Model confidence (mean pLDDT): 76 of 100. Predicted 3D model of a 106-nucleotide RNA (c-di-GMP-I riboswitch aptamer) from Litchfieldia alkalitelluris. The sequence was found by an Rfam model in a public genome assembly.
């Protein structure tokens, strides 16, 4: 140096969830709090997810879609909600890449 995490030793990091705040969200970021994690260290470099301000289309009594009530073989009615597209947002504890690191072994 490269490679590993079976035995160990110092030690780290902090899921969910609750307060505070910021944001349109999505999520950040403090403080408790700990599911987990051998890179759960950094980094949006590709994917992949997540939102949808703005910005596109379409609608406004129609279709479709989910509820939620009644039936309940199966259909029919009625009531609510609210459409779809898109990142330049976001997520590293979703994967990989890149840089960096502690100890053990070999």
């Nucleotide at each position: 140096g490269u490679u590993u995490g079976a035995c160990a030793a110092u030690g780290g990091c902090a899921u969910a969830c609750c307060u505070a705040u910021u944001g349109a969200a999505a999520g950040g970021u403090a403080g408790g709090g700990a599911c987990g994690c051998a890179a759960a260290g950094c980094u949006a470099c590709g994917g992949g997810u997540c939102u949808a301000a703005g910005g596109g289309c379409a609608u406004u009594u129609a279709c479709a879609u989910a509820u939620c009530a009644a039936a309940u073989a199966a259909g029919a009615c009625g009531a609510u909600a609210a459409g779809c597209c898109u990142a330049u947002g976001a997520u590293c504890g979703c994967c990989g890449g890149g840089c960096u690191g502690c100890c053990u072994a070999u």